[in-house]
RNA sequence: GCCACGGUAGCUCAGCUGGUAGAGCACAGGACUCAUAAGCCUGGGGUCGCCGGUUCAAGCCCGGCCCGUGGCA
Numbered sequence: 001g002c003c004a005c006g007g008u009a010g011c012u013c014a015g016c017u018g019g020u021a022g023a024g025c026a027c028a029g030g031a032c033u034c035a036u037a038a039g040c041c042u043g044g045g046g047u048c049g050c051c052g053g054u055u056c057a058a059g060c061c062c063g064g065c066c067c068g069u070g071g072c073a
Stems, first nucleotide, its partner, number of pairs: 001072007010025004019056001027043004049065005
């Protein structure tokens, strides 16, 4: 340098055909308990890597760039 895959919540990851973003864990609160943990209930938390484009509408499609992993040279 080229190719492929990936980048979404604090972490690990879903999100399929474009229709306005979720789960588990973690965290906070509640209830329970003599108390703690576990389990139960509730809740907060996101510029969907960045910049443009297409579209009524983009995490998703198109272009460029950045970062990571693997391969080739």

This is a predicted structure of a 73-nucleotide RNA (transfer RNA) from a Candidatus Peribacteraceae bacterium. Taxonomically the source falls in Candidatus Peribacteraceae (Bacteria, Bacteria candidate phyla, Candidatus Peregrinibacteriota, Candidatus Peribacteria).